Predicted 3D model of a 403-nucleotide RNA (Bacterial RNase P class A) from Croceibacterium ferulae. The prediction has a mean pLDDT of 77.
RNA sequence: CCAGGGGGCUGGGCAGCCGCGGCGCUGAUGCGUCGAGGAAAGUCCGGGCUCCACGAAACAAGGGUGGCGGGUAACGCCCGCCCGCGCCGGGCAACCGGCGUGAGGGACAGUGCCACAGAGAGCAGACCGCCGAUGGGGUGCCCGCUUCGUGCGAGCAUCAACAGGCAAGGGUGAAAGGGUGCGGCAAGAGCGCACCGGGGUUCCGGCAACGGCGCCCGCGACGGCAAACCCCACCCGGAGCAAGACCGAAUAGGGGUCUCGCGCCUCAAUGCAGGCAGGGGUGUUUCGCCCCGAGAGGCCCGGGUUGGUUGCUAGAGCGCGCCGGGCAACCGGCCGCCCAGAUGAAUGGCUGCCCCUCGUCUCCGGACGAGGACAGAACCCGGCUUACAGGCCCCCUGGCACC
Numbered sequence: 001c002c003a004g005g006g007g008g009c010u011g012g013g014c015a016g017c018c019g020c021g022g023c024g025c026u027g028a029u030g031c032g033u034c035g036a037g038g039a040a041a042g043u044c045c046g047g048g049c050u051c052c053a054c055g056a057a058a059c060a061a062g063g064g065u066g067g068c069g070g071g072u073a074a075c076g077c078c079c080g081c082c083c084g085c086g087c088c089g090g091g092c093a094a095c096c097g098g099c100g101u102g103a104g105g106g107a108c109a110g111u112g113c114c115a116c117a118g119a120g121a122g123c124a125g126a127c128c129g130c131c132g133a134u135g136g137g138g139u140g141c142c143c144g145c146u147u148c149g150u151g152c153g154a155g156c157a158u159c160a161a162c163a164g165g166c167a168a169g170g171g172u173g174a175a176a177g178g179g180u181g182c183g184g185c186a187a188g189a190g191c192g193c194a195c196c197g198g199g200g201u202u203c204c205g206g207c208a209a210c211g212g213c214g215c216c217c218g219c220g221a222c223g224g225c226a227a228a229c230c231c232c233a234c235c236c237g238g239a240g241c242a243a244g245a246c247c248g249a250a251u252a253g254g255g256g257u258c259u260c261g262c263g264c265c266u267c268a269a270u271g272c273a274g275g276c277a278g279g280g281g282u283g284u285u286u287c288g289c290c291c292c293g294a295g296a297g298g299c300c301c302g303g304g305u306u307g308g309u310u311g312c313u314a315g316a317g318c319g320c321g322c323c324g325g326g327c328a329a330c331c332g333g334c335c336g337c338c339c340a341g342a343u344g345a346a347u348g349g350c351u352g353c354c355c356c357u358c359g360u361c362u363c364c365g366g367a368c369g370a371g372g373a374c375a376g377a378a379c380c381c382g383g384c385u386u387a388c389a390g391g392c393c394c395c396c397u398g399g400c401a402c403c
């Protein structure tokens, strides 16, 4: 210098003019001051605050979390460590270091599942294969007995692989009952042994997860799956600022009370009570049935809609300011600062200079034009996740050049 990876920060700058929202001052005009983000986003997790429900607590139900220790108001977040796995580097090796990653409690409480393939998938199995020592069979040789029959018996060799033995090798599978080697065997097998791996345990180290030394155990010890039910430990009441509180019209509607009333009649009951006349409907007529058949005014009360006020922004606040503690997350002390509070919802536009990117032209000095990532508060805070052009800084790895 180039390339890659990880982490942190930043997210165009300055000035002028016009405009918008909040606050303060002013008699008014106006003036002063403040005015988006690291994610304001997704609304995933944890809280503050508010209302609702509920004697308290425990149990049950439902949901969540899950190595250990620490941080924190709290967390499923953060920091450190442990263990497993993967990659890289160093080393002859044992091993050491770095980076990444893991829903990382329990599979002798119980239930369930293990597809396809495969012989066999749960206290397993024998397809190919190996063997066939032993038992049986065929053939050959030989010995003995002999009732002389290729009859019986024993031995050796050999063949096939019948009974059977094996689980080493092949094959299937995500997974097939530890791995390597030597011995052993008919062939094999933790069958025996050595080393590695594993399980248990005394002691030692560590707050702990866990680690180390020694000893014991031939090792599926009931194999794997709990991101299947489940078990264990711990945590959790519900809804959310459209929470909630206050003010509250017009109009419509509700409740109470008083007054005046009904074409006619009735009253233990005076009520918008009951009945009748009358009108309408049932295609028409009778009967029946159903509906209408008196309301108007005054005063008072409470609820709600539109709207307004509040909640509302000074707080687990901010500061790459100093000091102290801690490996760190973070904590403590001092000093300084005030940093949006809108609600059909402000935070914008233009001009000039500069910065960056792209394009065109060029007399190589530059000129002109276009553009500036993702996105945008809505009660607040701590996290996580997702989006993000460009720029700056730090660390690690590799390559090239020079000393």
Stems, first nucleotide, its partner, number of pairs: 001399010012354007020035006037374001041385002044383005049240004062236005067081005082104001083102008105231002110229002112225003127170002129166003134163002137159005143153003178196006197219001198217004203212003244310004254301007263276004267271001278292005317337003321334005355372007